SAM riboswitch aptamer (S box leader), 113 nucleotides, folded computationally. Model confidence (mean pLDDT): 82 of 100. The model forms 97% of the base pairs in the Rfam consensus. It was read from a public genome assembly, where an Rfam model found it.

RNA sequence: GCCUUAUCCAGAGUGGUUGAGGGACGGGCCCGAUGACACCCGGCAACCUAUCGCGCUUGCGCGAUGCGGUGCCAAAUCCCGCAGCGGCUGCCUAUGCCGCUGGAAGAUGAGGC
Repeated sequence: GCCUUAUCCAGAGUGGUUGAGGGACGGGCCCGAUGACACCCGGCAACCUAUCGCGCUUGCGCGAUGCGGUGCCAAAUCCCGCAGCGGCUGCCUAUGCCGCUGGAAGAUGAGGC
């Protein structure tokens, strides 16, 4: 880097260092010198692992804990991006606005190449 699969409306600091950018991409809309990004500490969670308990089809399911491997800690993955459906508007189509469903793209875990 590619493939498969699961998840993405919950949760997480009034800390330290530093000092101008950041929220993947495009459009929007935001965050940021009352200090962003990054790093450290701290925390959240339970994907993998470990330990324990229960159940049974005996290697799986459920639950607890959180030592270990990741991950995460503004806003739904911040919103939209493609398609369809419904509502409003409208003589009709379309545009526009509102909502819903699916997809794409992305992120993360686990497995594989």